[in-house]
Notes:
The part of an RNA shown here (small-subunit ribosomal RNA, central domain) has 348 nucleotides and comes from an uncultured bacterium. RNAcentral holds the full RNA, with entries from ENA and SILVA. Its mean pLDDT, the model's own confidence on a scale to 100, is 86.
Context: one part of a larger RNA
RNA sequence: CUGGGCGUAAAGGGUGCGUAGGCGGAUAUUUAAGUGGGAUGUGAGAUACCUGAGCUCAACUCGGGUGCUGCAUUCCAAACUGGAUAUCUAGAGUGCAGGAGAGGAGAAUGGAAUUCCUAGUGUAGCGGUGAAAUGCGUAGAGAUUAGGAAGAACACCAGUGGCGAAGGCGAUUCUCUGGACUGUAACUGACGCUGAGGCACGAAAGCGUGGGAAGCAAACAGGAUUAGAUACCCUGGUAGUCCACGCCGUAAACUAUGAAUACUAGGUGUAGGGGGGUAAUUCCCUCGGUGCCGGAGCUAACGCGUUAAGCAUCCCACCUGGGAAGUACGGCCGCAAGGUUGAAACUC
Repeated sequence: CUGGGCGUAAAGGGUGCGUAGGCGGAUAUUUAAGUGGGAUGUGAGAUACCUGAGCUCAACUCGGGUGCUGCAUUCCAAACUGGAUAUCUAGAGUGCAGGAGAGGAGAAUGGAAUUCCUAGUGUAGCGGUGAAAUGCGUAGAGAUUAGGAAGAACACCAGUGGCGAAGGCGAUUCUCUGGACUGUAACUGACGCUGAGGCACGAAAGCGUGGGAAGCAAACAGGAUUAGAUACCCUGGUAGUCCACGCCGUAAACUAUGAAUACUAGGUGUAGGGGGGUAAUUCCCUCGGUGCCGGAGCUAACGCGUUAAGCAUCCCACCUGGGAAGUACGGCCGCAAGGUUGAAACUC
């Protein structure tokens, strides 16, 4: 490079926006770059192939022919691709009218629980476990009543429910704000899809500075268990968990399934719109989501199956035996931890 792949065998980038590039709707006219055809020139010789001849044969050598798949010039064609012009509305977008939603940011407020403090009642235990002990308690604990303080999380509603590009989002109210969907068909007129680099976002843990600290809890200490127990269980307990600002940039970041578009049996549920029928419960149709089952088809099988892993087109990422190794070295990034890019020797 060709070919083959990427749910589970190696392989989909964590996610989006978007540059270059690649690809791209309908009709008409035109052009002739790609494309197709003809002609001319060239494509040295040798080599190659076919054929004949010469060395005893062959290699080798010689003669003849073909070919040299190419390039240039010129003429013709105009279906397709490209260019130009004009037009269109099915893609895309805007407008108008709506309802839904834990989508995001900020502020304010709330109740239950927990812990602590103060006071009252009250007396000998409490707590914990498989059983115990460490621990707490006559300096009055635990229990109970009242008052106060603090921080964090928001029971029920709650749902294989909703929203978001992903990470993720759950008390209530207000302010600001993003997106999707439905209906309509007024407007623009291909404005589209994808997207190497790039930019932005990105759970948890971790890091820096300053706050905060109720509960929980790596590390750590003690008690048990055990042959031992640097664990599982128990009593404590510091970082951290929380907030602000700034880093980090990774996860089984998973649907282990990249994005977009078109087509291809059904059945059943669910939440959001719209339309129709009915007196009404409710039923039917439809759009866009979200589940389950299942046909054709696909698949090594498992399974997938209009939310495809079916049938196709287009673009990007990635794979090429196991280990060494996501290591070393170098580059880039980071305060660091480390991240990213990413080998080889050797070995099986």